[in-house]
Molecule: SAH (S-adenosyl-L-homocysteine) riboswitch aptamer
Organism: Pulveribacter suum
Parts: sequence; C1' cells; structure tokens
RNA sequence: UUUCCCGAGGAGCGUUGCAGCGCCCCCGCUCAGGCGGCGUGAGGCUCGGGAGAUCGGGCCCGGCCCGCUGUGCAACGACGCUCAUCCACC
Repeated sequence: UUUCCCGAGGAGCGUUGCAGCGCCCCCGCUCAGGCGGCGUGAGGCUCGGGAGAUCGGGCCCGGCCCGCUGUGCAACGACGCUCAUCCACC
C1' cells in the first nucleotide's frame, strides 16, 4: 500500500438506481477487452480487530522478527415514511 472476514458508527419499512456482482447475446484469431439485455444492487465510506499479499528493514538467512506505544475524541452516508434517543419551546 492492498485483499478478505468480523465488529462499531441507533433501528425498521419502502422507492430509485450509479458503481460492483451474476447470467445471456454480439464484436474480437486467442488473450485482454468492448457493446447491449435481464436480475441483484444505497454502510460501496470511516474507525477498530483478525488472517493474508506486496514493499522496506534486521537477523541465527530454504526461515524468523519488526514496520510503532499510551491517552482523549470521531466525521460522514440518494429520497420518503415510522420508531428510538438527545436538546429547546409550549
């Protein structure tokens, strides 16, 4: 830096549909890929934990170790409805 899983960021129902995902068709010598259709699709974001990959460093070099520690706090998330919670007013 990145992949997957889990948790947290209050909950439920519905609508739309971008990305992503699945299937089908066409294009393409093959691969990579491109177009169209159908279905699915609004925690995909941030933070934390776990397991990997890549990279860097060290060592006793077929491998192992490290890539911080402590404390306090989050921010954000298409549209509609309902509830919860908090504050203010009556």